[in-house]
This is a predicted structure of a 114-nucleotide RNA (Glycine riboswitch aptamer) from an Anaerolineales bacterium. The prediction has a mean pLDDT of 80. Of the family's consensus pairs, 90% are formed in the model.

RNA sequence: AAAUGUUGUAGAGAAGAGACUCUAAGAUCGAGAAGACUAGGAGCGCCGAAGGUGCAAAUCUGGAAUCAGGCGAUGCCAGAUGAAUCUCUCAGGCAAAAGGACUCUGCAACUCCC
Numbered sequence: 001a002a003a004u005g006u007u008g009u010a011g012a013g014a015a016g017a018g019a020c021u022c023u024a025a026g027a028u029c030g031a032g033a034a035g036a037c038u039a040g041g042a043g044c045g046c047c048g049a050a051g052g053u054g055c056a057a058a059u060c061u062g063g064a065a066u067c068a069g070g071c072g073a074u075g076c077c078a079g080a081u082g083a084a085u086c087u088c089u090c091a092g093g094c095a096a097a098a099g100g101a102c103u104c105u106g107c108a109a110c111u112c113c114c
Base pairs, nucleotide, nucleotide: 005110006109007108008107009106010105011104012103013102018044020043021042022041023040026038028036029035045094046093047092051090052088054086058081059080060079061078062077063076
């Protein structure tokens, strides 16, 4: 110097599902106290890729049984650790915008390597 990994940061890319119904403050449009639009609230229906929940194999610990007795192995019972783009749909989301797991590139620090 290059390569690998972790974290942060900047840029780019990035899916899914009702512009649903009712009500609706404020601002705005409006001659208008009509009406339109909308945060919020309620209802029904959906999505999974912020975050979060749950778990497999396996490993570990303990226990009972088996054995004349001891140790040990396997099996059995209980517990702990234990992944995800799986799962649940709590949260979040269902025009656009915003957000968005994840991917790529640059930079920085650490690790690793020489």